[in-house]
Molecule: THF (Tetrahydrofolate) riboswitch aptamer
Organism: uncultured Lachnospira sp.
RNA sequence: GCAGAGUAGAAAUCUGUGCGUUAAGUGCUAUGUGAACAGGGAGUUGUCACACAGACGAAAAGUAUUAAACUUGCGGUACAGAAUUCGCAUCCCGCUGC
Numbered sequence: 001g002c003a004g005a006g007u008a009g010a011a012a013u014c015u016g017u018g019c020g021u022u023a024a025g026u027g028c029u030a031u032g033u034g035a036a037c038a039g040g041g042a043g044u045u046g047u048c049a050c051a052c053a054g055a056c057g058a059a060a061a062g063u064a065u066u067a068a069a070c071u072u073g074c075g076g077u078a079c080a081g082a083a084u085u086c087g088c089a090u091c092c093c094g095c096u097g098c
Stems, first nucleotide, its partner, number of pairs: 001098004009086003013082006019075003028054002031051005039093004060072004
């Protein structure tokens, strides 16, 4: 000098257990606070979490019934697991091969 590896995490799928279906959650927008970002350092206008506000917005059906409940659905639903794919904004150093 050239080439490469590696993280957090993300995406859709499957399985399990829940939550909602009396509408929370998810998604969108504004503001505020905070956090994380390969082995080391730095780190954003990017990412994530929380708080608060705003706009938008929905799928129930059946069984049983004193009641509780159960089953099948539905929700850009939550968590856990599986295998797959992608994967530091960026900068410097390091690591592997030549």